[in-house]
Molecule: small-subunit ribosomal RNA
Organism: metagenome
RNA sequence: AGAGUUUGAUCCUGGCUCAGGAUGAACGCUAGCGGCAGGCCUAACACAUGCAAGUCGAGGGAUAGUGUAGCAAUACAUGAAACCGGCGCACGGGUGCGUAACGCGUAUGCAACCUCUCUAUAACUGGGGCAUAGCUCGUCGAAAGGCGAAUUAAUACCCCAUAACAACACGAACUGGCAUCAGUUUGUAUUUAAAGCUCCGGCGGUUAUAGGUGGGCAUGCGUGUCAUUAGCUAGUUGGUAAGGUAACGGCUUACCAAGGCUACGAUGACUAGGGGGUCUGAGAGGAUGAUCCCCCACACUGGAACUGAGACACGGUCCAGACUCCUACGGGAGGCAGCAGUGAGGAAUAUUGGUCAAUGGGGGCAACCCUGAACCAGCCAUGCCGCGUGAAGGAUGAAGGCCCUACGGGUUGUAAACUUCUUUUGUUCGGGACGAAACUUGAGUACGUGUACUCAACUGACGGUACCGAUUGAAUAAGCAACGGCUAACUCCGUGCCAGCAGCCGCGGUAAUACGGAGGUUGCAAGCGUUAUCCGGAUUUAUUGGGUUUAAAGGGUGCGUAGGCGGAUUUGUAAGUCAGUGGUGAAAUCCUGCAGCUUAACUGUAGAAUUGCCAUUGAUACUGCUAAUCUUGAGUACAGUUGAGGUAGGCGGAAUGUGUAGUGUAGCGGUGAAAUGCUUAGAUAUUACACAGAACACCAAUUGCGAAGGCAGCUUGCUAAACUGUAACUGACGCUGAGGCACGAAAGCAUGGGGAGCGAACAGGAUUAGAUACCCUGGUAGUCCAUGCCGUAAACUAUGAUCACUCGAUGUAUGCGAUAUACAGUAUGCGUCUAAGGGAAACCAUUAAGUGAUCCACCUGGGGAGUACGACCGCAAGGUUGAAACUCAAAGGAAUUGACGGGGGCCCGCACAAGCGGAGGAACAUGUGGUUUAAUUCGAUGAUACGCGAGGAACCUUACCUGGGCUCGAACGCGAGACGACUGCUGCUGAAAGGUGGCUUUCCUUCGGGACGUCUUACGAGGUGCUGCAUGGUUGUCGUCAGCUCGUGCCGUGAGGUGUCGGAUUAAGUUCCAUAACGAGCGCAACCCCUAUCGUUAGUUGCCAGCGGAUAAUGCCGGGGACUCUAACGAAACUGCCGGUGUAAACCGUGAGGAAGGUGGGGAUGACGUCAAAUCAGCACGGCCCUUACGUCCAGGGCUACACACGUGUUACAAUGGCAGGUACAAAGGGCAGCUACACCGCGAGGUGAUGCUAAUCUCUAAAACCUGUCUCAGUUCGGAUUGUAGUCUGAAACUCGACUACAUGAAGCUGGAUUCGCUAGUAAUCGCGCAUCAGCCAUGGCGCGGUGAAUACGUUCCCGGGCCUUGUACACACCGCCCGUCAAGCCAUGGGAGCUGGGAGUACCUAAAGUACGUAACCGCAAGGAGCGUCCUAGGGUAAUACUGGUGACUGGGGCUAAGUCGAAACAAGGUA
Repeated sequence: AGAGUUUGAUCCUGGCUCAGGAUGAACGCUAGCGGCAGGCCUAACACAUGCAAGUCGAGGGAUAGUGUAGCAAUACAUGAAACCGGCGCACGGGUGCGUAACGCGUAUGCAACCUCUCUAUAACUGGGGCAUAGCUCGUCGAAAGGCGAAUUAAUACCCCAUAACAACACGAACUGGCAUCAGUUUGUAUUUAAAGCUCCGGCGGUUAUAGGUGGGCAUGCGUGUCAUUAGCUAGUUGGUAAGGUAACGGCUUACCAAGGCUACGAUGACUAGGGGGUCUGAGAGGAUGAUCCCCCACACUGGAACUGAGACACGGUCCAGACUCCUACGGGAGGCAGCAGUGAGGAAUAUUGGUCAAUGGGGGCAACCCUGAACCAGCCAUGCCGCGUGAAGGAUGAAGGCCCUACGGGUUGUAAACUUCUUUUGUUCGGGACGAAACUUGAGUACGUGUACUCAACUGACGGUACCGAUUGAAUAAGCAACGGCUAACUCCGUGCCAGCAGCCGCGGUAAUACGGAGGUUGCAAGCGUUAUCCGGAUUUAUUGGGUUUAAAGGGUGCGUAGGCGGAUUUGUAAGUCAGUGGUGAAAUCCUGCAGCUUAACUGUAGAAUUGCCAUUGAUACUGCUAAUCUUGAGUACAGUUGAGGUAGGCGGAAUGUGUAGUGUAGCGGUGAAAUGCUUAGAUAUUACACAGAACACCAAUUGCGAAGGCAGCUUGCUAAACUGUAACUGACGCUGAGGCACGAAAGCAUGGGGAGCGAACAGGAUUAGAUACCCUGGUAGUCCAUGCCGUAAACUAUGAUCACUCGAUGUAUGCGAUAUACAGUAUGCGUCUAAGGGAAACCAUUAAGUGAUCCACCUGGGGAGUACGACCGCAAGGUUGAAACUCAAAGGAAUUGACGGGGGCCCGCACAAGCGGAGGAACAUGUGGUUUAAUUCGAUGAUACGCGAGGAACCUUACCUGGGCUCGAACGCGAGACGACUGCUGCUGAAAGGUGGCUUUCCUUCGGGACGUCUUACGAGGUGCUGCAUGGUUGUCGUCAGCUCGUGCCGUGAGGUGUCGGAUUAAGUUCCAUAACGAGCGCAACCCCUAUCGUUAGUUGCCAGCGGAUAAUGCCGGGGACUCUAACGAAACUGCCGGUGUAAACCGUGAGGAAGGUGGGGAUGACGUCAAAUCAGCACGGCCCUUACGUCCAGGGCUACACACGUGUUACAAUGGCAGGUACAAAGGGCAGCUACACCGCGAGGUGAUGCUAAUCUCUAAAACCUGUCUCAGUUCGGAUUGUAGUCUGAAACUCGACUACAUGAAGCUGGAUUCGCUAGUAAUCGCGCAUCAGCCAUGGCGCGGUGAAUACGUUCCCGGGCCUUGUACACACCGCCCGUCAAGCCAUGGGAGCUGGGAGUACCUAAAGUACGUAACCGCAAGGAGCGUCCUAGGGUAAUACUGGUGACUGGGGCUAAGUCGAAACAAGGUA
């Protein structure tokens, strides 16, 4: 110090989360020791038991008891417990209920006060009296306790004396003070004291003053939340008088006055002890108030006083209440929020311990007693601190574990073993503290029986503890969490959206570093994690230190109150401000130095700090206040100018509608198309006249005016404003503005008018699946006027008002001005562009969103929600103010790249159009779906599956089914052993495979053995089983579309952009021009092959013009290279030439030449990528699965099924034809298990014989066409399906299930609905030929070859696909996207609700204990006084109505959340009606 998380990516805004520190903690796992701390945060709930406050005999009397003497009585001494009396019990200890307060903190004041004990000073301590506890006796009661009689003492009580510097009353003088007043001196009158004991040393007692200590009271300032609490108050505020108090005071009472508090937050509600401090933080702050210290409050709950110096009293009293206990039922007792302890509550917090040794307290002269204060110990890892669990060496890097690419390697790991060393700690034994010095006693010294000092003696709970020494032996001692990112640390196995994890993002659906286990690693360590809470990070409430155009956020606008802020110069003052000084700011804590425990924690000591408050002295720049002056801010005056500024009248024309009358006739109107509607009773149209209401065309603008809303025909009255000029007047009069007041579009409301057009609601017609809409025809409120409400809008410039400053350019409105029309200048407005600057960017930019100042308003994640409740306003509608529970990890802004659009522009393509021929109807072939089946093996499924994998399913293939077999296996490699064969021949059984027998038996040799084969055995097998969503390779498609990128530079915060855009051009990102780009790569093109022309070379198996020979005939032969052809090399085409257009690229001409002309035609060639496209069944391959089977062999069956549906084809429906006869012309291929001439046989498929050819040699080879004849429009001489019979061929084998031949049979079908496919020239159409596979063939398929050989294209509006540019976007899994609402289901919190039921608070009335005060004739007492009675007040109780605040409630309202429900399709693109 930051990090993760919104997006495809980016920047920003913004929330959520994490890393740190802390705790009186708790929980889980684990645990060796010590030191120092801490330990009921919950029920101020209830408490058994013990202890926590007594002491004094030097105040008093007396007893039991004890001792001595004595036989005893008794005497003497001593002497508890209890009692009277004194002091203490108001301290110490506990708790945090109450309290928002002078309670606390801080600083002052008391001239308005008290103070036991203590200190100092002064004075005094005389005399008398009456009682009462105790004791004794009696009596009541269960007890607690009480009553009566008799008797007694005091330092108890009372009276008298003395007394003033005391108190009080009235005076006098002086001094002081801010005031009331105070102080000093003095005079007179009145009042009030005491206690004794004694060892004679002393200890006490009374009065007064001063001090000290402790308290009381008052005041300034500070000290929670809520305004959805705005008004509160009758002793209330003040005065006079009296009472009361230690003291001031409405503290109390009477009378008088009507005040007092409050937006600087009264009153009310809720919460809470306050502070020093503690935690955190850089600080400012925030949170907190355990332990320790100070203050306060409380002591079962409430009230009350008594005693006392002090209490309204924790371990006192009285009363009331609740609760508990005892009881003989009549009555009594009690108060752990003291220390232990118990129950309960709770996640949770200890021993019914020791000692007064120390410190402190009470009493006492003292000894001493008491002290759960305190000091110690016990329990608890609750925290902080310290120590240890060993150290050094040690590699064959052991074994084992784990992992891997596995005969090996890596890791655990110098880790272990092993060697050497040490002994903190532990064990055992021994020694052994500091804390202790006093008091007191004894002795001594100085003074003289006491004080001070010295010496000695006495005293330790902790504790035989700390510590020290010896002993022994590595011996007694390591866990927890994590390992996807944040965040240090990785692999294997298991699991398979299951089980589970998770702080956030998120993991898990068969290869999980995220679940569970293991190995390893990382972090911390006697602890480690989790949970909870606080601060931090969070500048995420922003004083330090934020924002408001679009992210949340400027009030709709003005006027203006309080408040805040405010121009220039001078004077005074000194409140703010600044400086010095004094007081205070308790101690502890924090910080620094030093010191003590072996160190540290801890502790001691000294210092610093305590940022504050008060007082005082000074300074006077600034602010304030005061006084005076000024003119520039502001205003006034005068003179002009401008405008849809406002308001109240008057007037006008066009249009529309209606009425009347005329002309006129069949439709009008409306729409995408229609219909409803109007019209023969005369519409629409047209003409004339009349009436009505509303709005004001053109001018008109990027204009003008107004505070905003808003304002538009012309004109008049009234009225407001702005600007300009002059610089005459005033002299800071200003700015902003919480509350407040006023204005405030449209719609809406009320009353009364008005109503032409338009037009919510409503009606009808259409559209539609529906159409409560969009469209059409009507139409009511309303729109208009007057008056009164409402008070809201995307009331927007989404930009508050005012002032100052900061480059420029340009347009426009209205003024001014020199003298002039130009033109420049200047002021105020309205606009555009741009610099600096700003901004997340878009953008803003003198009209700021720049730079500064002042004031106001508003914001703090999304949803819930501008909702609920409450309050205020309103006639209502509703408005203003305005939450929470719950829920999510985002919501959002700007910009970027894509994709998409029923957005736009440009362009292309057999995309449409123009044509030709088909498909869709029939039959058949073939593939697919479906169905069926034991099996109908598997895959391919929009385009991009379906005559596809398959370029050959009768067996085989074959993967499927049924049945029968085999298990190192059907094939192959290798090691070991045995045999010598294997093969062959031959039985039985069987469907075969197989099973089981018989016969027969190698080669080479260096003699070791080797080769080959079979068998046995071991190792490797095998799988067309799964995953194409783990993969390689290959392929389809977009698409032969023109695109896809990079380097450097430049622009941008960035994603990205530029280049690649623009203007032209092209088939093309093809090329040119322009240009912050310049270049380059993959694509395009070209290079390659075939084809079209020519040349050269070469002529065999090809060719044959010329020459020769031969034949019935034939390049048959000699020969030839001319030609054709063959196959190698070249040439040729490049917009090269010409004309035109154009800057150029290029285009045009059908120009010339040419075999070919603008890519000549065709092929091969497929960029970056998309579709998790296809294929694990071509092959390869990771992982998983099977192993007497999911492997393998065999026979038979199936893949060929068949109500049906679809795709692709073939043949047809005929005369451009069928049939018969005749005749001609190819190319490209194939051929030895082959093609076969030729001859013969057969109607034919074919058969028999025979020849040539391993091929330019032999062979397989055309059909349509052409010529002739016939058929004559028919289900035919068309068409050939189907079926029967007889055959041929292949093959072990044609039943399931082959092809072909012959004869016979002769279905459907007469040109095919919606719709749809191919093709732009040697193309379509049509005709045949060949080949692969192959024994044969279901081939009508596929791949090639040639023959004959058309039509049409105006054109790009539309359909489909694509490219480029641009635009919008809420899409990015990218429109097959996203997404809204009702309803239905589950869960959750919440509002209303007839009511029901609690709580605290207040009010009124009734009643009223104890008790103070007051009053008082009867009774007691000599008296003082008391009893009794009464009055006032009051805790408590009761009654009544009210307000506030909880719980619950049939029913009800909306809200949130939840993979796969229903209905629609509202939003995002022009989202299909913006």